[in-house]
RNA sequence: UGCGGGGUGGAGCAGUGGUAGCUCAUCAGGCUCAUAACCUGAAGGCCGGUGGUUCGAUUCCACCCCCCGCUA
Numbered sequence: 001u002g003c004g005g006g007g008u009g010g011a012g013c014a015g016u017g018g019u020a021g022c023u024c025a026u027c028a029g030g031c032u033c034a035u036a037a038c039c040u041g042a043a044g045g046c047c048g049g050u051g052g053u054u055c056g057a058u059u060c061c062a063c064c065c066c067c068c069g070c071u072a
Base pairs, nucleotide, nucleotide: 002070003069004068005067006066007065010024011023012022013021018055026042027041028040029039030038048064049063050062051061052060
């Protein structure tokens, strides 16, 4: 320089056009003599940014930013 992969709650990841979900973590309650484990519930993200297509975009297209790998 070029090519490929990725960016989604605090962390790790799903989600191939129709109101964004899972696990862990956090908080509250239950259970226990107590802690852990276990059970129930809650809060927390409008999806890297800006445009475009569409009735409708996390999803498709363009450009830009950041991370990883390969290549020179």

Description:
Predicted 3D model of a 72-nucleotide RNA (transfer RNA) from a Victivallaceae bacterium. NCBI's taxonomy places the organism under Bacteria, Pseudomonadati, Lentisphaerota, Lentisphaeria, Victivallaceae. Its mean pLDDT, the model's own confidence on a scale to 100, is 84. Rfam family: tRNA. Gene Ontology term of the family: triplet codon-amino acid adaptor activity. By type it is a transfer RNA.